Annotation:
Predicted 3D model of a 96-nucleotide RNA (Bacterial small signal recognition particle RNA) from a Gemmatimonadota bacterium. Rfam family: Bacterial small signal recognition particle RNA. Rfam's curators write: The signal recognition particle (SRP) is a universally conserved ribonucleoprotein involved in the co-translational targeting of proteins to membranes. By type it is a non-coding RNA gene. The model forms 96% of the base pairs in the Rfam consensus.
[in-house]
RNA sequence: CCCAGGUCCCGGUGGGCGCCCGCGCGCCAACUCCGCCAGGUCCGAAAGGAAGCAACGGUACGCGAUGUCGUACGUCGCACCGUCAGGCCUGGGACA
Numbered sequence: 001c002c003c004a005g006g007u008c009c010c011g012g013u014g015g016g017c018g019c020c021c022g023c024g025c026g027c028c029a030a031c032u033c034c035g036c037c038a039g040g041u042c043c044g045a046a047a048g049g050a051a052g053c054a055a056c057g058g059u060a061c062g063c064g065a066u067g068u069c070g071u072a073c074g075u076c077g078c079a080c081c082g083u084c085a086g087g088c089c090u091g092g093g094a095c096a
Base pairs, nucleotide, nucleotide: 001093002092003091004090005089006088007087008086010082011081012080013079014078016076017074018073021070022069023067025064026063027062033058034057035056041050042049043048
């Protein structure tokens, strides 16, 4: 100096881990969410009607635990692939 291999660096792909959010699940509204409104109240001569508390149901905000789920992010690490510029290591060859 050349060749080969390995590794670091760089990039891509994949999946893991962490975490945010969403979705799913559960809880969740005395009053001031919606529905339905016992009792009672009001209007009416009456028939009826009106508003409507509690209870009940639903839902929102929110909260909770979690999931064979999804998305984003990542100073984490893993696997595979890639290219040449470069660093390092190993082996071989040639020259001096």